[in-house]
RNA sequence: GCGGGUAUGGUUUAGGGGUAGAAUACGUUCUUGCCAAGAAUGAGACCAGGGUUCGAGUCCCUGUACCCGCA
Repeated sequence: GCGGGUAUGGUUUAGGGGUAGAAUACGUUCUUGCCAAGAAUGAGACCAGGGUUCGAGUCCCUGUACCCGCA
């Protein structure tokens, strides 16, 4: 230099154009004499910019970071 892959709550991840889910962690409450475990509930996320579309986490382009391969 070229090609490919990945990027979503603190962490691990699902989502294949139509209100972003789950697990875990965290807050509150219940259960218990206390802790742990358990139950209920709450807050918290789409790498950045642009394009297509009535509508983009999803499709297209560029960039950034990381990983793999080729030279």
Predicted 3D model of a 71-nucleotide RNA (transfer RNA) from a Minisyncoccota bacterium. It matches the Rfam family "tRNA". Gene Ontology term of the family: triplet codon-amino acid adaptor activity. Model confidence (mean pLDDT): 84 of 100.